The RNA shown here (small-subunit ribosomal RNA) has 1565 nucleotides and comes from a Gemmatimonadota bacterium. Rfam family: Bacterial small subunit ribosomal RNA. Gene Ontology terms of the family: structural constituent of ribosome and ribosome. It was read from a public genome assembly. Taxonomically the source falls in Gemmatimonadota (Bacteria, Pseudomonadati).
RNA sequence: AAAUUUUCUUCACGGAGAGUUUGAUCCUGGCUCAGAACUAACGCUUGUGGUGUGUCUUAGUCAUGCAAGUCGAACGAGAAAGUCGCCUUCGGGUGGCGAGUACAGUGGCAAACGGGUGAGUAACACGUGGGCAAUUUGCCCCCGGGUUGGGGAUAACAUUUCUAACGAAGUGCUAAUACCGAAUGACAAGGUGAGUUUAUGACUUGCUUUUAAAGGUGGCCUCUACUUGUAAGCUGCCGCCUGGGGAUGAGCCCGCGUCGUAUUAGCUUGUUGGUGGGGUAACGGCCUACCAAGGCGACGAUGCGUAGCCGGCCUGAGAGGGUGAACGGCCACACUGGAACUGAGACAAGGUCCAGUCUCCUACGGGAGCCAGCAGUCUAGAAAUUUGCACAAUCGCCGAAAGGCGGAUGCAGCGACACCACGUGGAGGAUGAAGCCGUUCGCGGUGUAAACUCCUGUCAGGAGGGAAGAAGGUGCGGAUGUUAAUACCACCCGCUACUUGACGGUACCUCCAGAGGAAGCUCCGGCUAACUACGUGCCAGCAGCCGCGGUAAUACGUAGGGAGCGAGCGUUGUUCGGAUUUACUGGGCGUAAAGAGCACGUAGGCGGGUAUUCAAGUCGGUUGUGAAAUCCUCUGGCUCAACCAGAGAACUGCAAUCGAAACUGUAUACCUUGAGUCCAACAGAGGGAAUCGGAAUCCAAGGUGUAGCGGUGAAAUGCGUAGAUAUCUUGGAGAACAUCAGUGGCGAAGGCGGAUUCCUGGGUUGGUACUGACGCUGAGGUGCGAAAGCUAAGGUAGCGAACAGGAUUAGAUACCCUGGUAGUCUUAGCCGUAAACGAUGGGUACUAGGUGUUGGGGGACAUUGACCCCCUCAGUGCCGUAGCUAACGCAUUAAGUACCCCGCCUGGGGAGUACGGCCGCAAGGCUGAAACUCAAAGGAAUUGACGGGGACCCGCACAAGCAGUGGAGCAUGUUGCUUAAUUCGAUGCAACGCGAAGAACCUUACCAGGGCUUGACAUCCGAGGAAUCUUCUGGAAACAGAAGAGUGCCUUCGGGAACCUCGAGACAGGUGCUGCAUGGCUGUCGUCAGCUCGUGUCGUGAGAUGUUGGGUUAAGUCCCGCAACGAGCGCAACCCCUGUCCUUAGUUGCCAGCACGUAAUGGUGGGAACUCUAAGGAGACUGCCGGUGACAAACCGGAGGAAGGUGGGGACGACGUCAAGUCAUCAUGGCCCUUACGGCCUGGGCUACACACGUGCUACAAUGGAAAGUACAGAGGGCCGCAAUGCCGCGAGGUGGAGCAAAUCCCAGAAAACUUUUCGUAGUCCGGAUCGGAGUCUGCAACUCGACUCCGUGAAGUCGGAAUCGCUAGUAAUCGCGAAUCAGCAUGUCGCGGUGAAUACGUUCCCGGGCCUUGUACACACCGCCCGUCACAUCAUGGGAGUGGGUUGCACCAGAAGUAGCUAGUUUAACCUUCGGGAGAACGGUUACCACGGUGUGAUUCAUGACUGGGAUGAAGUCGUAACAAGGUAGCCGUAGGGGAACCUGCGGCUGGAUCACCUCCUUA
Repeated sequence: AAAUUUUCUUCACGGAGAGUUUGAUCCUGGCUCAGAACUAACGCUUGUGGUGUGUCUUAGUCAUGCAAGUCGAACGAGAAAGUCGCCUUCGGGUGGCGAGUACAGUGGCAAACGGGUGAGUAACACGUGGGCAAUUUGCCCCCGGGUUGGGGAUAACAUUUCUAACGAAGUGCUAAUACCGAAUGACAAGGUGAGUUUAUGACUUGCUUUUAAAGGUGGCCUCUACUUGUAAGCUGCCGCCUGGGGAUGAGCCCGCGUCGUAUUAGCUUGUUGGUGGGGUAACGGCCUACCAAGGCGACGAUGCGUAGCCGGCCUGAGAGGGUGAACGGCCACACUGGAACUGAGACAAGGUCCAGUCUCCUACGGGAGCCAGCAGUCUAGAAAUUUGCACAAUCGCCGAAAGGCGGAUGCAGCGACACCACGUGGAGGAUGAAGCCGUUCGCGGUGUAAACUCCUGUCAGGAGGGAAGAAGGUGCGGAUGUUAAUACCACCCGCUACUUGACGGUACCUCCAGAGGAAGCUCCGGCUAACUACGUGCCAGCAGCCGCGGUAAUACGUAGGGAGCGAGCGUUGUUCGGAUUUACUGGGCGUAAAGAGCACGUAGGCGGGUAUUCAAGUCGGUUGUGAAAUCCUCUGGCUCAACCAGAGAACUGCAAUCGAAACUGUAUACCUUGAGUCCAACAGAGGGAAUCGGAAUCCAAGGUGUAGCGGUGAAAUGCGUAGAUAUCUUGGAGAACAUCAGUGGCGAAGGCGGAUUCCUGGGUUGGUACUGACGCUGAGGUGCGAAAGCUAAGGUAGCGAACAGGAUUAGAUACCCUGGUAGUCUUAGCCGUAAACGAUGGGUACUAGGUGUUGGGGGACAUUGACCCCCUCAGUGCCGUAGCUAACGCAUUAAGUACCCCGCCUGGGGAGUACGGCCGCAAGGCUGAAACUCAAAGGAAUUGACGGGGACCCGCACAAGCAGUGGAGCAUGUUGCUUAAUUCGAUGCAACGCGAAGAACCUUACCAGGGCUUGACAUCCGAGGAAUCUUCUGGAAACAGAAGAGUGCCUUCGGGAACCUCGAGACAGGUGCUGCAUGGCUGUCGUCAGCUCGUGUCGUGAGAUGUUGGGUUAAGUCCCGCAACGAGCGCAACCCCUGUCCUUAGUUGCCAGCACGUAAUGGUGGGAACUCUAAGGAGACUGCCGGUGACAAACCGGAGGAAGGUGGGGACGACGUCAAGUCAUCAUGGCCCUUACGGCCUGGGCUACACACGUGCUACAAUGGAAAGUACAGAGGGCCGCAAUGCCGCGAGGUGGAGCAAAUCCCAGAAAACUUUUCGUAGUCCGGAUCGGAGUCUGCAACUCGACUCCGUGAAGUCGGAAUCGCUAGUAAUCGCGAAUCAGCAUGUCGCGGUGAAUACGUUCCCGGGCCUUGUACACACCGCCCGUCACAUCAUGGGAGUGGGUUGCACCAGAAGUAGCUAGUUUAACCUUCGGGAGAACGGUUACCACGGUGUGAUUCAUGACUGGGAUGAAGUCGUAACAAGGUAGCCGUAGGGGAACCUGCGGCUGGAUCACCUCCUUA
């Protein structure tokens, strides 16, 4: 100074969400993601250093080496090599040094530490705090005392023997700090007496008994003894014995804490306690004998499963959750199991014994071994290192010490395994280079990036230098202590001495050179930062969730670019977080998952007022403890950091002690308001038993009576002439109790309904006498508990599962009908479940009101009184404020505000299933999982759509009518089939006389064949040539070849423009694909009346309001009202045609009046009146009147008017729907073809033909056919044209060419109609197909394949089944005329006029539409959704005769080693002895305990199993259609029966049922 606490200031610290259910919304709810971490692994990549870390699997197997020795200052014995002497018979011998050294042995200490691992263990194992007055502790420290004197052995060694080996045995010798007696001895231990005390004990004191020892080494001669000097003397040190204390370590006991499972509920016989004894260092059933019968358990015993525990570590805002690697503390284990020995300490990792597994050796007799020490090997596995260096440091053991030993430890090696640090260069540099990518082809991006210029020098590389880590030790010298001493020894100081570093020539420093050697990984649809191109075409693939991919993929693969992190980056796995998604902090239960069917009540939890008490909870102070490390703060050391060190804080805990006394609690005393008792009343389908009653039904008997009854949508089965049904009388039987009757009453719930009597429970009101908290809730437990069902005995009228029959139906195991058994009823006993519901647990208190109703009490109105008014208690309804709620809704009867107690929930499915247990006669009930699977399942509300829901309205929608289609023949289009091709498109309405307003060639897109390749067409370049025309040859033509004619225009004289031919390439070309990439255009709902917006308001929101309502309209047309006020697109109107009039104009049109003329005609003059033409105006607006209506809008009727209520018709088509149609009108993105999918030609095809369908024409005849005659239009067209008069032809037509570019001429005769005649109901004088023959016209060309004419032929057809189309007035029907296309071709299409009806009561029904409302499980929107069986495939799972393992209980057998007891036997050094022996010991034997093992019988768990059960999943399987709408029989719950299946039916219950009606209540008036 900081951390920590309090106050102020400042600064810090400190809690983020997202995607996914829907058409959209809010909520509930799960799944998923973003973060952090790791003893990690895998993929790609990899420059350097530091610090850490490294078998999570197989407590699997292990070759090899090392990991525990040391002491000669405890002891005996004691080499060798070598070397130096001496001797030598030269073979050798001997002595000294080596050396009292090495090896081995006796003995001591250590080996119980250190190191490893986590199998076991749910336990005093661990953690924390205590206790031992119930204990021990080698070495170490301190203190007291002692260390006397003897004895007998034994290894080594020598020798003999056995054995393959390991080893073993005999005999003989020897020492000790080895072993054994004796002496002495206490403050030690035992016994006993007395006293003290804080009493399971301890302390003081007396008597008695028992028990010790070992020496070694250095020095010295002061004392003593011999006497040079040494010792038994002295002295130092190390030992030894005994006692006390300390320290350290260990042992035992206790409180508290310490996983899951109750589908483990009872466990226990040494068990619980006592007494005596034994045992231990020590308490104790620790062991034993006897006695008693206890002990533990719902506060979870016992069992099963899992697991070493902790400091800590990870995460988290925290509380928590997870975890227990490394480091540290404790425990346990050492191949598996058992056992003891030694020792201070072990029941012992590198000790012993036994049993077992495995491996190895073997002479087959028998032996050896145990890496969970360090390295290392094999195996397992996704997965983890060197058979390294050193004792230099630290530490441990031994030693007096030097020192020795130490895979502890210190270091190095390997691994990006983790954390930290550094680098891969810096500055400048725009022709914005090249390359690559994109492109709208202009350019843009990569990008100052590179190149290039100038610098720098970390790391790596080369060269040179070079630490700290070392303190000590030895030697020498000196001081001090001990001592008689200057010796020895110890300790301290000093240095002129010597010496110790594995790492390692490492860190670090200096120099050299040169940008030189050093960047990757993942991602780029959203979450989530980052986009384009190509390839692919539901393929290949991606994916954490949602999801992407079916020809334009920002989602796959590649590339360019970008984003993120960076020597790493991703993936996988695990944990926490997010997740308030187990909710202590911090959730819920009406409808989402969730209140037990209801009550009583045990334990437990909680509990009214006053006073005192204690101090358990609670609060405060102090003390002890909370190991160290870690975290945090400050400081320091490695250049920083990681890392390390020091100091502090903290460790939120536990214990002890001292206090406080408000609250909870204990104890005591009192109180009355909670609760209860008492008295007086009241209401009631409350319960049980007995008895009685009437109506109805059925049966029986009898009477009357006759042919049907019954039943249904319609029928049939059934009953009936043997007399039914109907009706009357009498009798019998059983069951249920109409009206009263009511969101009325009673009960805890289930439930309870005729009347009377008896027994009995509860409630309410009033009084305020008594008790004095006696209360609330309630795990387990107990009782009650609809219907169905079961057992036994009765009963059985009606109803009625099953069953039978009849219907319906594709089927009908159903709905409907006729019958009908269990059952329904009673008694006794089971069952114990329901949508047992208010889907709402019980109790208490508080919090606006209004209005009904049931049962009491009180008051007021002078009193009474049916009624009425006010207050109040207890129930029971409705509406509603605040508040709550996701919303709906609840709202003093809470789902509001609070408290107490109980029950229950935690995604959907699997599944309320399986297994197990309990209950039951059974049916079954209660309890109640998992594997697997999905990304949802769900609640409320919103907008649509839909409904075999409702209300209202409209439409040729139905009805009323007229005429048709469907039958015939033909025409035309389509399907199908055929074909070389029959080109393509259109396909419910809304394709099918459609594209096509016109396929012989052409068209033409198709097919066959022949031929072209810069092309038939466009632009650009070069060369040549005018262009162009004519003729000939070959050919089917395209085309090829040849000959000839022709030389143009402009000019600045260079050339140029147009056109043609040839050549090269850019390109042309495509009716090739995609209408699901598009524009444009069009159809349709629909000329339906709708569709929206701004602002405001309401709602959390989607949304609503406006736009709904009352009227009205053709209309969202208008009016009124209204939290709406306005506006837009639609409607209407404005536009065109038509209907009346006027004005103007008057030719080609017109002709009234005037005039002329003709056989006749506006023919002519003229006229401008009329018609008409074509310009402009007028007119109609519910304007007027009456009525209705609300004094409105409007409607009805009327007048006037040419026209009357949008006059008639047309054009005009809102927001949108159908991925509707069209790439083949056109345009166009992308893809595809390029000597062809382009272009040319000839021929063929589009015209085919068993059939089927659509649209038409003509008919079937007399309202007609035929013949003859006569009359009246409109609108159009005409020069590559219409064509008159005339002539020819029976006719189509030919000839010919007046007139007309047209109100003038022509096409052009209108036809039905009308008049007359004929036919007489027939396959005809109807009908005209088909076929034969002969022609005409167009056209290069009528064969495939045109139209028309004439003659002949004369089919089907006699009005059309089911079904179905059009039309409401100048309409239908009928009649003809014209036009476009077009050389020619019309029954089609588009127009025109002539004639000209019938019917509409009405909106029940069919279809379509509009608006409101309602239900919905639909939203691709009912052509929706969706259920179950069956079949197939895959997956997990239950049962299963069994089978094979693991664990374990009980009973029994067995019993190694060992320990303990006993001991006939064998053997025996120390001690005693009376010398005989004894004591003691060893071996042997035996008993007890006991491991392995065995037998039997259970329990439990795992695996497996023929077969079998259900479950889940799976683009296009089968059968039906159960549910969602009134889902077409409302659905659902419980139960029972039945059925291929969904399901059906009976009984009782619920509304979570639509619709209609009634009652009651409420709101407003």